[in-house]
This is a predicted structure of a 75-nucleotide RNA (transfer RNA) from Sphingorhabdus sp.
The same sequence occurs in records of 5 taxa.
Lineage of the source: Bacteria > Pseudomonadota > Alphaproteobacteria > Sphingorhabdaceae > Sphingorhabdus.
The prediction has a mean pLDDT of 83.
Rfam family: tRNA. The family's RNA type in Rfam is transfer RNA.
RNA sequence: GGGCGAUUAGCUCAGCGGUAGAGCACACCCUUCACACGGGUGGGGCCACAAGUUCGAACCUUGUAUCGCCCACCA
Numbered sequence: 001g002g003g004c005g006a007u008u009a010g011c012u013c014a015g016c017g018g019u020a021g022a023g024c025a026c027a028c029c030c031u032u033c034a035c036a037c038g039g040g041u042g043g044g045g046c047c048a049c050a051a052g053u054u055c056g057a058a059c060c061u062u063g064u065a066u067c068g069c070c071c072a073c074c075a
Base pairs, nucleotide, nucleotide: 001071002070003069004068005067006066007065010024011023012022013021018055026042027041028040029039030038048064049063050062051061052060
């Protein structure tokens, strides 16, 4: 330098054009003498950043950034 993949909640991930979900974690409630387990409720992200396409973008296109893998080049 070239190619491919990833980037969504604190963590691990889903979501395949129509105003974002799960599990774990966290707070509270029920249960217990108490803890754990179990059940319930709730808070928390406008989707890495920017631009474009579209009536409408987390999703499509382009660029940038970070991380990972492969190839090439130099010494």